[in-house]
Context: one part of a larger RNA
RNA sequence: GAUGAACGCUGGCGGCGUGCUUAACACAUGCAAGUCGAACGGAAAGGCCAGUGCUUGCACUGGUGCUCGAGUGGCGAACGGGUGAGUAACACGUGAGUGAUCUGCCCUGCACUUUGGGAUAAGCCUGGGAAACUGGGUCUAAUACCGGAUAGGACCAUGCUUUAGAUGGUGUGGUGGAAAGUUUUUUCGGUGUGGGAUGAGCUUGCGGCCUAUCAGCUUGUUGGUGGGGUAAUGGCCUACCAAGGCGUCGACGGGUAGCCGGCCUGAGAGGGUGUACGGCCACAUUGGGACUGAGAUACGGCCCAGACUCCUACGGGAGGCAGCAGUGGGGAAUAUUGCACAAUGGGCGCAAGCCUGAUGCAGCGACGCCGCGUGGGGGAUGACGGCCUUCGGGUUGUAAACUCCUUUCGCAACUGACGAAGCUUUUUGUGUGACGGUAGGUUGAGAAGAAGCACCGGCUAACUACGUGCCAGCAGCCGCGGUAAUACGUAGGGUGCGAGCGUUGUCC
Numbered sequence: 001g002a003u004g005a006a007c008g009c010u011g012g013c014g015g016c017g018u019g020c021u022u023a024a025c026a027c028a029u030g031c032a033a034g035u036c037g038a039a040c041g042g043a044a045a046g047g048c049c050a051g052u053g054c055u056u057g058c059a060c061u062g063g064u065g066c067u068c069g070a071g072u073g074g075c076g077a078a079c080g081g082g083u084g085a086g087u088a089a090c091a092c093g094u095g096a097g098u099g100a101u102c103u104g105c106c107c108u109g110c111a112c113u114u115u116g117g118g119a120u121a122a123g124c125c126u127g128g129g130a131a132a133c134u135g136g137g138u139c140u141a142a143u144a145c146c147g148g149a150u151a152g153g154a155c156c157a158u159g160c161u162u163u164a165g166a167u168g169g170u171g172u173g174g175u176g177g178a179a180a181g182u183u184u185u186u187u188c189g190g191u192g193u194g195g196g197a198u199g200a201g202c203u204u205g206c207g208g209c210c211u212a213u214c215a216g217c218u219u220g221u222u223g224g225u226g227g228g229g230u231a232a233u234g235g236c237c238u239a240c241c242a243a244g245g246c247g248u249c250g251a252c253g254g255g256u257a258g259c260c261g262g263c264c265u266g267a268g269a270g271g272g273u274g275u276a277c278g279g280c281c282a283c284a285u286u287g288g289g290a291c292u293g294a295g296a297u298a299c300g301g302c303c304c305a306g307a308c309u310c311c312u313a314c315g316g317g318a319g320g321c322a323g324c325a326g327u328g329g330g331g332a333a334u335a336u337u338g339c340a341c342a343a344u345g346g347g348c349g350c351a352a353g354c355c356u357g358a359u360g361c362a363g364c365g366a367c368g369c370c371g372c373g374u375g376g377g378g379g380a381u382g383a384c385g386g387c388c389u390u391c392g393g394g395u396u397g398u399a400a401a402c403u404c405c406u407u408u409c410g411c412a413a414c415u416g417a418c419g420a421a422g423c424u425u426u427u428u429g430u431g432u433g434a435c436g437g438u439a440g441g442u443u444g445a446g447a448a449g450a451a452g453c454a455c456c457g458g459c460u461a462a463c464u465a466c467g468u469g470c471c472a473g474c475a476g477c478c479g480c481g482g483u484a485a486u487a488c489g490u491a492g493g494g495u496g497c498g499a500g501c502g503u504u505g506u507c508c
Stems, first nucleotide, its partner, number of pairs: 001507003005504005012372006018365002020330001025328003029325003034075003039072002042068002046066001047064008082283003092207007101200002106196008114148004123138006154175008209255003216246003221243008258280004262273004285306005308319004336362001338361003344358001345356004375405004385396004409449001411444005419435001424429001452497005457478003463492005473480002
């Protein structure tokens, strides 16, 4: 000098930041991922319209599709958010490669969007179960599912040319696709393929901890051939063959640790560190596994096993806060079970809109940084009091009183934002603020409501008195205290910093 700090004493205001470093311990409760009726069959609840009955505001029936519970279907749920347990590794950083690859939504070019079919959920009927849930029968729809036709520059095989085996050009044979909905117009779509963009996978050079009281390690091990698998290369896997591969330039083993941009310190070189913010990685109660999908470490998906908790009719079931709050526990120690989607962004939707503990804000904490205030001018009888004294006085001290001003912040009253751009509608036009009655503005009263902490032997700025008497105590080092202690305790005075000041921990 610095700090995600803690502790002691003290504490007026504001702005901006920041806040479980320990138990990746266990979690009550609420919320954190939905949306689309312009894909579908529909109508359980509500609204509206019509009719009937009347106990005149209720019941029933029909319609509408304003709307929509549940269901089929699409997209999203792989993002966003959390944590740092593991990991010494192509995990990360940086530079290359992919002639070994994929990429939903988006942009763009070309071509197409034809003809049929059978189911099933919901519904209705009926069983089982305490529940979670589940069985059977029957009916129905689609942008759900499945056939057929059509297709080349797409894919596969093969011939020629180019090349490093590719891309590209060209010939022959084979393979496989589509779906509608809305509307007055329209719009949004669907399929195949080329290119782009974005994102991702894989390979590789170099770089960054400690330990030799770890010196040898390795059998899918190292390489080859055939095969399998993958989007893709590869011992990734498998069969056979060969006997290799790594290592004192530290292999292998052990310990520790997420990595970086950065941050702290330092003149620099270095040293330390990785909290907040940003990028990457890993993980989601522990271990394992696959499914779906363009994409999976699948936190709020599934299956199995373990531990734990809960429900049970004992047959069986349910759960996963390292999301936001919050609780217990651990600890020196770390916050509200808040408001809003107004803004920014995300998901769905043509849109209106809905959802969003992301985010924007508010609350708590002097935890940090910065700013402001606690008054200013005058005022000597140098008052009273305190302390010291050589008893003359000195000092506190212009300090107070007194007088003249000012009103920041705070208090009270009135007023009161920017942040709002959009979006809707044919146009005019109308409407949208959580923060917040906040910031700011105006007015009013009155110095009024606002100072402490550490130190004073030397280092090191600042001294006297009393008490104590190697006691009580102090102390970072030297050291101080045993009857005149500037070093202990108290008082007066002084020095330093100041809403803080000291102490402790850690780093330079």
Notes:
This is a predicted structure of a 508-nucleotide part of an RNA (small-subunit ribosomal RNA, 5' domain) from an uncultured bacterium. Its Rfam family is "Bacterial small subunit ribosomal RNA". The prediction has a mean pLDDT of 80.